Model confidence (mean pLDDT): 90 of 100. The part of an RNA shown here (large-subunit ribosomal RNA, domain VI) has 266 nucleotides and comes from Rubeoparvulum massiliense. RNAcentral holds the full RNA, with entries from SILVA. Lineage of the source: Bacteria > Bacillati > Bacilli > Bacillaceae > Rubeoparvulum.
[in-house]
Context: one part of a larger RNA
RNA sequence: CGUAGGAAAUUUGAGAGGAGCUGUCCUUAGUACGAGAGGACCGGGAUGGACACACCGCUGGUGUACCAGUUGUUCCGCCAGGAGCAUCGCUGGGUAGCUAUGUGUGGCAGGGAUAAGCGCUGAAGGCAUCUAAGCGCGAAGCCCCCCUCAAGAUGAGAUUUCCCAUCACAUUAAGUGAGUAAGAUCCCUCCGAGAUGAGGAGGUAGAUAGGUCCGGUGUGGAAGUGCAGCAAUGCAUGGAGCUGACGGAUACUAAUCGAUCGAGGG
Numbered sequence: 001c002g003u004a005g006g007a008a009a010u011u012u013g014a015g016a017g018g019a020g021c022u023g024u025c026c027u028u029a030g031u032a033c034g035a036g037a038g039g040a041c042c043g044g045g046a047u048g049g050a051c052a053c054a055c056c057g058c059u060g061g062u063g064u065a066c067c068a069g070u071u072g073u074u075c076c077g078c079c080a081g082g083a084g085c086a087u088c089g090c091u092g093g094g095u096a097g098c099u100a101u102g103u104g105u106g107g108c109a110g111g112g113a114u115a116a117g118c119g120c121u122g123a124a125g126g127c128a129u130c131u132a133a134g135c136g137c138g139a140a141g142c143c144c145c146c147c148u149c150a151a152g153a154u155g156a157g158a159u160u161u162c163c164c165a166u167c168a169c170a171u172u173a174a175g176u177g178a179g180u181a182a183g184a185u186c187c188c189u190c191c192g193a194g195a196u197g198a199g200g201a202g203g204u205a206g207a208u209a210g211g212u213c214c215g216g217u218g219u220g221g222a223a224g225u226g227c228a229g230c231a232a233u234g235c236a237u238g239g240a241g242c243u244g245a246c247g248g249a250u251a252c253u254a255a256u257c258g259a260u261c262g263a264g265g266g
Base pairs, nucleotide, nucleotide: 001152005163006162007161008160009159010158011157015149016148017147018146021049022048023047024046025045026044027043033038051106052105053104054103055102059100060099061098062097066093067092068091069090070089071086072085073084074083075082076081110144111143112142117137118136119135120134164265166178167177168176169175183261184260185259186258187203188202189201190200191199208254209253210252211250212249213248214247215246218242219241224237225236226235227234228233
């Protein structure tokens, strides 16, 4: 821009893409078959491999604004307690998120038309013949079935709901312009969304983010003080103190005030 008014929501599916794999074991059955050795078709069940998708409850990884320990050095006047730098200084753990080596799920089954092949009926050609007319069965293959996208499918589809017949200029037209309606956007607070757009949650009639509070999680027993010990240190106060992303509550802070676009229907 189009989809013959303007919007919001829900959809149909022309078409396109994805998937499509396979082993072993048990049973049928040591049966059919076979002198024996050996050893099935058909059918039923179990469990794997690789691959694909999803997820983080479990097992782990990472986790540079979480917690603790610790070395050297500089500084906070000194002690104590801390801060900076040294690969996050090093080391031990670790929330959210992201993850695989972790977990779950999938290929199934079914229908249609067929290939090779196997047939029925059956002439040409009194027989025979699956074929010439006609009719069946038949594959991991084809088309459906399963998953995803999809009406720019210009062949532009469908349904539901909302908004309404304003003003000016030209009166020739499906004209031009303006302010609006439903609605949308700019702007702002953000995110399970994200390169930017987009998508989603919100904007005081508000829990959108931050803060605060309560909880959770992690770390692992803070500082100060007291006690014991010559001291290093230990014990008590006390599952203490601290705690990023997690859950909830709460308008304390910031989403203020505003602006723009947007029909009049042959």